[in-house]
RNA sequence: GGGCGUUUAGCUCAGUGGUAGAGCGUUUCGUUGACAUCGAAAAGGUCAGAGGUCCGAUCCCUCUAACGCCCA
Repeated sequence: GGGCGUUUAGCUCAGUGGUAGAGCGUUUCGUUGACAUCGAAAAGGUCAGAGGUCCGAUCCCUCUAACGCCCA
């Protein structure tokens, strides 16, 4: 330098155009003499950034960035 892939909650990951979810973690409540377990609830997201297409974009297109793999 060329090609490909990944980027979504604190962590690990779903989500193939119609207002973003799970598990674990955190907080609160219940249960217990207390802890753990278990049950219930809540908080937590500019969906890497910018632009475009579309009535509508996490999703499609372009560019940029970070990381990884392959080739040279």